[in-house]
RNA sequence: AAAUUAUUAAGGCAAAGCAGGUGAAAAUCUGUGACGCAAAGCUAUAGGGUCUUCGUUUUAACAAAAACAUGGCAGCCAGUUGCAAUU
Numbered sequence: 001a002a003a004u005u006a007u008u009a010a011g012g013c014a015a016a017g018c019a020g021g022u023g024a025a026a027a028u029c030u031g032u033g034a035c036g037c038a039a040a041g042c043u044a045u046a047g048g049g050u051c052u053u054c055g056u057u058u059u060a061a062c063a064a065a066a067a068c069a070u071g072g073c074a075g076c077c078a079g080u081u082g083c084a085a086u087u
Stems, first nucleotide, its partner, number of pairs: 002087004012037002017032006035075001041080003047077002049073003055068005
């Protein structure tokens, strides 16, 4: 320097649930809690995917339905940086 993730994990992260806050919702923040994780670090209009629909548009005009992200998700793939071990 490159490749790989069979073995090791000091240290690290923290699913669901619960309590409280924010939000129209999806979801998110704090605490608790550990299902798991070798990138469960970072990147969300300008890669794909996916969740939501306050609002807007159309149909309708009682109720409602459909489409759309400018709102989210990085613990879906991807991109990017890095630790350990092995070769």

c-di-GMP-I riboswitch aptamer, 87 nucleotides, folded computationally. It was read from a public genome assembly, where an Rfam model found it. Its mean pLDDT, the model's own confidence on a scale to 100, is 82.